[in-house]
This is a predicted complex of two RNAs, RNase P RNA and transfer RNA, with 465 nucleotides together. It holds a member of the Rfam family "Bacterial RNase P class A". About the family: Ribonuclease P (RNase P) is a ubiquitous endoribonuclease, found in archaea, bacteria and eukarya as well as chloroplasts and mitochondria.
């Protein structure tokens, strides 16, 4: 210098001018109230406010019981209010490496699927090949109506070594064995299961022995196993005000009870005289909920860490068609260029000073938090690999 | 703001693990004096985008993007 990888933090500052919003104080106009036009003070977005993908708080549903269904999670240990989150580890995979990724229980429970190609795709299969038997033929030799060898053919059988098909063909290598072959047998290796010992809280790892000789893939296929889940959402919910055509029609029902709540179904249980659909109409204003909270920061202690505990400190929007903006000047940081000076270094070179030019991205709270994911600017620090120079 | 749904050729659409049907439109040809109608042929290199599972993905899973629908009170 190049390429890469991980982490933490920031999202400028000051001043001037012109604006927005609503809180407090206040002037004028109008006045029964509501209101209109001004002035001053102080406050006014984020790391993601976003996507709404998870988890909670909070609120209501007469507290949510049982069975089935449905959905979710899925290595181990910990953290947390909780989690599809975080931390630490195990195993596997990728990378030369720093490091990264893993929906990582079960297909030696059951069922399903594995297109095309191929003989055969799942307690498999004989297309070519290899071996053998039978039949008939030809050639050659010995020899005479037989025997041996070779050649090509038809039919039967054996064979999973080799070829070929495929993503995948029922362990691999070698030796024995055989007509040819084959875990058929043996040795070694890989893998599975079982037993014992050792280490670890555990996932798991190491060592030794044994078994059958081997079990294809797929559960982000149905499913099985273990654990978890009541529903809806601040347009929750409470109150005030406004409005009147609280109208018309249909269906079901009034105790043998419709309907509603307790997610979907059933049981069970509670409320229960109205419920529901269509047409038409009216009104859509205000107050609370609302921002002090599992909050943030510093320090100490415990812990590898996530995090917890303690002391001290801080208060930082609550708007509702929805405000938080624009311009100028100076300047911090950074980038590029120029020339000179100073300092460091053996050196390649580096740092500082001076001048000029330039860039600021993604994006906007809407009840509040913890996460994840996505979008995005320029730098900083640690580490890895490669190259060059001294 | 909250909740729900959809995306396949220019348009409407079938396909729910195994070569992306069909119709209209469009392009070319035949027929006709010409046009229309009719007949034949063609037309998705990327199924909204990216990643994953699988031998194999429009289809299954995850994350994004775009679009559409619903909502209070009288009741």
């Nucleotide at each position: 210098g190049g390429a890469g990888u991980a982490g933490a933090a920031c999202a400028g500052a000051u001043g001037g001018c012109c604006g927005c919003u609503g809180c407090c104080c206040u002037g004028c106009c109008a006045u029964u109230c509501a209101g209109g036009c001004g002035g001053g003070g102080g406050g006014g977005a984020g790391g993601a406010a976003a996507g709404u993908c998870c988890g909670g708080g909070c609120u209501c549903c007469g507290c949510a019981g049982g069975a089935c269904a449905a959905g979710g999670u899925g290595c181990u240990g910990g953290g947390u209010a909780a989690c599809c989150c975080c931390c630490a580890g195990u195993c596997c995979c990728g990378g030369c490496g720093a490091c990264g990724g893993g929906a990582a229980g079960g297909c030696a429970a059951g069922u399903g699927c594995c297109a095309c190609a191929g003989a055969g795709a799942g307690u498999a299969g004989a297309c070519c090949g290899c071996c053998u038997c039978u039949c008939a033929g030809g050639a050659u030799g010995c020899a005479u109506u037989g025997c041996a060898u070779c050649c090509a053919g038809a039919g039967g059988g054996g064979u999973a070594a080799g070829g070929g098909u495929g993503a995948a063909a029922g362990g691999g290598u070698g030796a024995g064995g055989u007509a040819a072959g084959a875990g058929c047998u043996c040795a070694c290796c890989a893998g599975u299961c079982c037993c014992g010992c050792c280490g670890g809280u555990g996932a798991c790892g190491g060592c030794g022995g044994g078994a059958g000789c081997u079990a294809g893939g797929u559960a982000a296929a149905c499913c099985c196993c273990a654990c978890c889940u009541g529903g809806a959402g601040c347009a929750a919910g409470a109150c005030c005000a406004a409005a009147u055509a609280g109208g018309g029609g249909g269906a079901c029902g009034u105790u043998u009870a419709a309907g509603g709540g307790c997610u979907g179904u059933c049981c069970g249980u509670c409320c229960g005289a109205g419920u529901u659909c269509c047409c038409g109409g009216g009104u859509a204003g205000g107050u609370c909920g609302c921002u002090u909270g599992a909050u943030c920061c510093c320090u100490a202690u415990g812990g590898c860490a996530a995090c917890a505990u303690a002391u001290g400190g801080a208060c930082u929007a609550g708007a509702u068609g929805a405000a938080u903006g624009g311009c100028c000047a100076u300047u911090g940081c950074c980038u590029c260029g120029a020339c000179a000076g100073c300092g460091g270094g053996u050196g390649a070179c580096c740092g500082c000073u001076u001048c000029g030019a330039g860039a600021a991205a993604c994006a906007g709270a809407a009840c509040c938090c913890g996460g994840c994911u996505u979008a995005u600017g320029g730098g900083c620090u640690g580490c890895u690999c490669c190259g060059a120079c001294a | 703001u909250g909740g729900g749904g959809u995306g396949u050729c220019g348009u409407c659409a079938a396909g729910u693990g195994g070569u992306a049907a069909g119709a209209c439109a469009c392009g070319g040809g035949c027929c006709u004096u010409u046009g229309g109608a009719g007949c034949c042929c063609g037309c998705a290199u990327c199924c909204g985008g990216a990643g994953g599972u699988u031998c194999g993905a429009a289809u299954c899973c995850u994350c994004c993007c775009a679009c559409c629908c619903c909502a209070g009170c009288c009741a």